[in-house]
Small-subunit ribosomal RNA, central domain from an uncultured bacterium, 351 nucleotides, folded computationally.
Context: one part of a larger RNA
RNA sequence: CUGGGCGUAAAGAGAGUGUAGGCGGUUGGUCAAGUCCGAUGUGAAAGCCUUACCGCUUACCGGGAGGACGUCAUCGGAAACUGGCUAACUUGAGUAGGGUAGAGGCAGGCGGAAUUCUUGGUGGAGCGGUAGAAUGUGUAGAUAUCAGGAAGAACACCGGUGGCGAAGGCGGCUUGCUGGGCCCUUGCUGACGCUGAGACUCGAAAGCGUGGGGAGCGAACGGGAUUAGAUACCCCGGUAGUCCACGCUGUAAACGGUGCGCACUAGGUGUGAGGGGUAUCGACCCCCUUUGCGCCGCAGCUAACGCAAUAAGUGCGCCGCCUGGGGAGUACGGCCGCAAGGUUGAAACUC
Repeated sequence: CUGGGCGUAAAGAGAGUGUAGGCGGUUGGUCAAGUCCGAUGUGAAAGCCUUACCGCUUACCGGGAGGACGUCAUCGGAAACUGGCUAACUUGAGUAGGGUAGAGGCAGGCGGAAUUCUUGGUGGAGCGGUAGAAUGUGUAGAUAUCAGGAAGAACACCGGUGGCGAAGGCGGCUUGCUGGGCCCUUGCUGACGCUGAGACUCGAAAGCGUGGGGAGCGAACGGGAUUAGAUACCCCGGUAGUCCACGCUGUAAACGGUGCGCACUAGGUGUGAGGGGUAUCGACCCCCUUUGCGCCGCAGCUAACGCAAUAAGUGCGCCGCCUGGGGAGUACGGCCGCAAGGUUGAAACUC
């Protein structure tokens, strides 16, 4: 490189927006670049293939004859397909109008329960903790209980294989701003599309910088136990951190371990959201349909497990990635970062 692959064997980039590029719906016309046909020229020799030819006694070999050999050039022609130009279309895509559900995002305000601290009252000996204890805490009045105050963080029940979001993720109530989806009416634009190397943006937790905040929890650390030891598991404390603002980091079992888009291919059942219909006073129920999320299951696929209209089935387009294990996601170099480190990413050697 080819061939083959990427749920679990090596392999889908954490996710999106989008540049170049690749690919691209229906109809007519036109051009003739790709494509196809013909002619001419050229494609040295050797080599290759064919040969009932010739020369070495045969063969190898040599000679002769013929053929093949090109993204080739020029000229002429064809117009189905690809492509260019042009005219048009509406089914792809978008847009307008009317609805609709939602922890989608950002900012502000508010609330109650609990916890800790604090002030005062009641009260008087323990409390706490464990398998059992001890450290701890308490007559300077704790624990318990009642009332007042302060603070920070998280929002019980509802809550649900419920919902929303591209992913990370999002959960008290409320206000403002704001993104997307779905449904109905099919009016408008008229291929405006799909994918996407680079690039840019977002990106849990931990961590970093500056400033705040600090109730609870709690790496590190101290103490008490356990134990042969116990740098642990259990207990009492407790600093960073966890929270906020701004900036950085850019990783993850960032997982559905399954890239995105489109089309097609038996059914059954549950659930979220919308539209329509029958019936009805009305609702529930029932039926049809669209869209999302689940479960089961046929064909088919799969090494098996399993997947099975949310495909891992059948196809097309584009991107990313894999190529034995270890060495190693290491070294060196580049780029990025305040650092921690990230990213790109070998080889010797070895089995």